Molecule: transfer RNA
Organism: Micromonospora echinospora
Order: sequence, then structure tokens, then C1' cells
RNA sequence: GCGCCGCUAGCUGAGUGGCUUAGCACCGGACUCUUAAUCCGGAGAGCAGGGUUCGAUCCCCUGGCGGCGCA
Repeated sequence: GCGCCGCUAGCUGAGUGGCUUAGCACCGGACUCUUAAUCCGGAGAGCAGGGUUCGAUCCCCUGGCGGCGCA
């Protein structure tokens, strides 16, 4: 330098153009003599900018970051 893959919650991941889902973590409560465990509830996210569309996490373009391969 070229090609390919990835970027979604604090972390790890899912997701069919129309509600953004889960586990762990966190907060509150129940239970318990207390803690832990368990149970119930809650808050929290789209790498950036543009385009297409009535509507974009999803499709297209550019850039950034990470990974793999080739030279």
C1' cells in the first nucleotide's frame, strides 16, 4: 500500500428496514440474626459524519479505531 472482518449498556454477546434483547456487573426491594445465595423490580447503549427511505443498529459512501491475510 491492497483486500477482508468487526465496532450495539460498565463488560461479553444477540438482533429479519418499523418496541434495541439477554447474561454478568450496578441500584432498590423481598427473604435471612447478618453476609452470601435465591427471588422481584429498576436505570443504562447503536464509533463519527453524510446519503437512500415515510421510517436505518440493519442498505450505500467517506472517515476513525481494532483484528486477520497479501505484498